About this RNA
Two RNAs folded together computationally: RNase P RNA and transfer RNA, 454 nucleotides in total. Rfam match: Bacterial RNase P class A. About the family: Ribonuclease P (RNase P) is a ubiquitous endoribonuclease, found in archaea, bacteria and eukarya as well as chloroplasts and mitochondria. Gene Ontology terms of the family: ribonuclease P activity, tRNA processing and dimeric ribonuclease P complex. The family's RNA type in Rfam is ribozyme. Its mean pLDDT, the model's own confidence on a scale to 100, is 78.
[in-house]
RNA sequence: GCGGAAGGUCGGAUGACCGCGGCUCUCGCAACGGGUCGAGGAAAGUCCGGACUCCGAUAAGCAACGGUGCCGGGUAACGCCCGGGCGGGGUAACCCGACGGAAAGCGCCACAGAAAUCAAACCGCUUCGGGCAUGCCCGAAGCAAGGGUGAAAAGGUGGGGUAAGAGCCCACCGCGCCGCUGGCAACAGCGGUGGCAUGGCAAGCCCCACCGGGAGCAAUGCCAAAUAGGGACCGCGUGUCGCAAGACAGGGCCGCUUUUGCCCGAUUUGGUCCGGGUUGGCAGCUAGAGCGCGUAGGGCAACUUGCGUGUUAGAUGAAUGGUCAUCGAACCGGGCAUGUCUCGGGGAACAGAAUCCGGCUUACAGACCUUCCGCGCCC
RNA sequence: UCCCUGGUAGCUCAAUGGUAGAGCAACCGGCUGUUAACCGGUAGGUUGCAGGUUCGAGACCUGCCCAGGGAGCCA
Numbered sequence: 001g002c003g004g005a006a007g008g009u010c011g012g013a014u015g016a017c018c019g020c021g022g023c024u025c026u027c028g029c030a031a032c033g034g035g036u037c038g039a040g041g042a043a044a045g046u047c048c049g050g051a052c053u054c055c056g057a058u059a060a061g062c063a064a065c066g067g068u069g070c071c072g073g074g075u076a077a078c079g080c081c082c083g084g085g086c087g088g089g090g091u092a093a094c095c096c097g098a099c100g101g102a103a104a105g106c107g108c109c110a111c112a113g114a115a116a117u118c119a120a121a122c123c124g125c126u127u128c129g130g131g132c133a134u135g136c137c138c139g140a141a142g143c144a145a146g147g148g149u150g151a152a153a154a155g156g157u158g159g160g161g162u163a164a165g166a167g168c169c170c171a172c173c174g175c176g177c178c179g180c181u182g183g184c185a186a187c188a189g190c191g192g193u194g195g196c197a198u199g200g201c202a203a204g205c206c207c208c209a210c211c212g213g214g215a216g217c218a219a220u221g222c223c224a225a226a227u228a229g230g231g232a233c234c235g236c237g238u239g240u241c242g243c244a245a246g247a248c249a250g251g252g253c254c255g256c257u258u259u260u261g262c263c264c265g266a267u268u269u270g271g272u273c274c275g276g277g278u279u280g281g282c283a284g285c286u287a288g289a290g291c292g293c294g295u296a297g298g299g300c301a302a303c304u305u306g307c308g309u310g311u312u313a314g315a316u317g318a319a320u321g322g323u324c325a326u327c328g329a330a331c332c333g334g335g336c337a338u339g340u341c342u343c344g345g346g347g348a349a350c351a352g353a354a355u356c357c358g359g360c361u362u363a364c365a366g367a368c369c370u371u372c373c374g375c376g377c378c379c
Numbered sequence: 380u381c382c383c384u385g386g387u388a389g390c391u392c393a394a395u396g397g398u399a400g401a402g403c404a405a406c407c408g409g410c411u412g413u414u415a416a417c418c419g420g421u422a423g424g425u426u427g428c429a430g431g432u433u434c435g436a437g438a439c440c441u442g443c444c445c446a447g448g449g450a451g452c453c454a
Stems, first nucleotide, its partner, number of pairs: 001375010012327007020038006040350001044361002047359005052216004056260002059258004065212005070084005085099001086097004100207002105205002107201003117154001122147002124143009155173006174196001175194008220283004230274006238249004250264004276453002290311009331345005336339001380450007389403004397434001405421005427443005
């Protein structure tokens, strides 16, 4: 200098004027005025995990259903993150992986092909018998090396062996099983052993391990206004004893069971549908497992503990904006002295809170920083 | 805000993981004096998009895009 890899930061700036929403300043209210705060790294998709609230309790267990899936750790939790293992890609830095089980069972494997899972024999190879026109045909038996079909033909390569062949035998590699060593483990290494009878698909059913009760801030609680406090249908609307209080039994409240609690209303109660009214207010609501920065300790790391410091929109058809001035990145054009140059034009990506957090995923003009790898040149 | 459903020819819909089809519409030809109907034929597909699983994906899985629907309160 060129090419590449990983991680991070920012993502228009300053000023003036006008405007919008929240909070606040006065005994209170309203208006005005003053003060103060006012979008993001993704606020997005709503894909995961929680907090919170309600559903009888959401208590224990089971079933069903759903999810996760190498191992270990982190975390409030996770399908997230970190570290490691194994497999794959790259010269490398580094990157990618739904990565449990197919000898538990069921199912599927189109077409082609002899045969697709109880493997099989079309061409072929070999031996024997027969026929002759002596290299072909027919029959019997053996074989699975070679050819051919297919996505896939079941261990592979080499040698020995044989009538021809074949794990039939041997060496190496692969695979299964056993043992030892290292490691928390996934797994790795070494040694022995079995000649290997048993392909693929579990993002088909399933098995194994683990996790999960359901609904969601239009949750939920309270206040106010208005109306026809209406109609149709369905289900429940107990029993015995007792004067009564109550007791026992039964029924309902989650698909089932257990425990516990509540209820069993009579001028009703629960549900579905139709009709009617309203389209208001308050709480929930934003300070929370907070986050950022610095520092000290633990840890390879994710992360965690202590201290210090800074910061923290709450609107409800929904504020966070507009105009002007100065400066301005990308980009476009010109000039020459070809540059970290100069002149002119140009005028900033994706997007935008809606109960709140932790993640993932997706969108994003461009600018900058740090570390690392490969190649070339010079000293 | 939250929760669901769907996307295949111009339209309406099919399709056990195994060559993407049917009806209507379109076009061409026939029949008819002409048109319609009828008869015969033809063309038309990025199965919303991009990855993955599989020998093979419209279907199975993941992520996007688009379209549609539902849920308020009082009594």